The part of an RNA shown here (small-subunit ribosomal RNA, central domain) has 344 nucleotides and comes from Nicotiana noctiflora. NCBI's taxonomy places the organism under Eukaryota, Streptophyta, Gunneridae, Nicotianoideae, Nicotiana. It matches the Rfam family "Bacterial small subunit ribosomal RNA". Rfam links the family to the GO terms ribosome and structural constituent of ribosome. Its mean pLDDT, the model's own confidence on a scale to 100, is 86.
[in-house]
Context: one part of a larger RNA
């Protein structure tokens, strides 16, 4: 390399856009690169096979092979070029429509914490059960206010948006994307995509903010044989904001992206057509059963792990090791590309 394969046994890149290349609707003409059919040359010797003489090999004799190459004349389906149509794939325009889809700015209420003022008196909090820890300098509990910060209960759904990561109080201003339906348009313009850009929870880095809750660290109090833990009571970082970085995740649906084909029921989102009392049809998209069919079983089944076909990724026994050198990027952490020896 092959040849097998990737939901759960090694194995889909976290996600998109995209270069190059790779594939790639219909219906014509043309051309003959490729491709095919003949035919000619050629294809030194030795090699190799057959056969005949001889014959243990070697030899000698003839004759094939030597899948090739060039040139010459046909064919034109296919593939590749080139022109001129097409309209079903993609895509523009109208008309509807629905959403937590993005970014900004603004705005609200309950709660929690602090803090005034007032009423009120001894205890609160906390636990399996205690303590540490607040409290007569007046708590806790309760009334009316203030401050300030994160989060947005109910609605709420197997639900909706988005490629993912993720997205939820409210308005409002900017923007992006999709489904539906007729028709106009346009006339292959597609699909995948190594490099490559770009976005990518969470915790972490830098600068300046802000800090109510909660809260690694780290301190007490328990518990415990011990207890650098689980409980309990405090609390810095952080969590919030901007602004740059980092580039990971059990980034999963452990299931790459794309088109086509395939037996039914049942719920639900969002449109359309008819019905208008139920229903009935059709797309798009959310789940739940299940027939064929596939699976090593679990199970998957129109959103397949089914039948096919493009086009990328990856994968090859354990362990060493996702390490070790080197490189490249990062301010660090550290991440990305990756192995050996040994040993089983």
């Nucleotide at each position: 390399c092959u040849g097998g394969g990737c939901g759960u046994a090694u194995a889909g890149g976290g996600c998109a856009c995209g270069u190059a290349g790779g594939c790639g609707g219909u219906g014509a003409a043309u051309c003959g690169g490729g491709u095919u059919g003949a035919a000619a040359g050629u294809g030194g010797a030795a090699u190799c096979c057959a056969c005949c003489a001889a014959a243990a090999a070697c030899u000698g004799g003839c004759g094939g092979a030597a899948u090739g190459c060039u040139c010459u004349u046909g064919a034109a389906a296919c593939c590749a070029a080139u022109u001129c149509a097409c309209u079903u794939g993609a895509g523009u325009g109208a008309g509807a429509c629905a959403g937590a889809g993005g970014a900004g700015a603004g705005c609200g209420a309950a709660a929690u914490u602090u803090u005034g003022u007032g009423u009120g008196u001894a205890g609160g909090g906390g636990u399996g059960a205690a303590a540490u820890c607040c409290g007569g300098a007046g708590a806790u509990a309760u009334a009316c206010g203030a401050a300030g910060g994160a989060a947005c209960a109910a609605c709420a759904a197997a639900a909706g948006c988005g490629a993912a990561g993720u997205c939820a109080a409210c308005u409002c201003u900017c923007u992006a994307g999709g489904c539906c339906c007729c028709u106009a348009c346009a006339g292959a313009c597609g699909c995948u995509g190594a490099g490559g850009u770009g976005c990518g929870a969470a915790a972490g880095c830098a600068u300046g903010g802000g800090u109510a809750g909660c809260g690694a660290a780290c301190a007490g109090g328990a518990u415990u044989g011990g207890a650098u833990a689980c409980c309990c009571u405090g609390g810095u970082a952080g969590u919030c904001c901007a602004u740059g970085c980092c580039g990971u995740a059990a980034a999963c649906a452990u299931u790459g992206a794309g088109u086509g084909u395939u037996c039914g029921c049942c719920c639900u989102u969002g449109g359309u057509c008819u019905a208008u009392g139920c229903g009935g049809a059709u797309c798009a998209g959310g789940g739940g059963c299940c027939c064929a069919g596939c699976a090593a079983a679990u199970g998957c089944u129109u959103g397949a792990a089914a039948c096919a076909c493009u086009c990328c990724g990856c994968c090859u026994c354990g362990a060493g090791a996702g390490u070790a050198c080197g490189g490249u990027c990062g301010c660090a952490a550290g991440a990305c590309c990756a192995a050996a020896a040994c040993u089983c």